[in-house]
């Protein structure tokens, strides 16, 4: 330098034919309990890496760019 994969909540990830942003763990609050554990209930937390384009509508399609992993040279 070239090809390919990945980037979504604090962490690990899902979301596949474009239309509701989610799960587990963690965190906060409440209840049960002798209880900072455990169980149950509720809740907070996201510029979907970034910029632009297409579209009535984009995590998803297109282009560029950044980071990371990998292959080739």
């Nucleotide at each position: 330098g070239g090809g390919g994969g990945c980037g979504u909540a604090g962490c690990u990830c899902a979301g596949c034919u474009g239309g509701g942003a989610g799960a587990g763990c963690g965190c906060u609050u409440g209840a049960a309990u002798g209880g900072c554990a455990u169980u149950c209930a509720a809740g907070a937390g996201g510029u979907c890496a970034u910029g632009g384009g297409u579209u009535c509508g984009a995590u998803c399609c297109c282009c560029a760019c950044c980071g990371u992993c990998u292959c080739c040279a």
This is a predicted structure of a 73-nucleotide RNA (transfer RNA) from a Clostridia bacterium. It matches the Rfam family "tRNA". By type it is a transfer RNA. Rfam links the family to the GO term triplet codon-amino acid adaptor activity. The organism belongs to Clostridia, within Bacteria. The sequence was found in a public genome assembly. Model confidence (mean pLDDT): 81 of 100.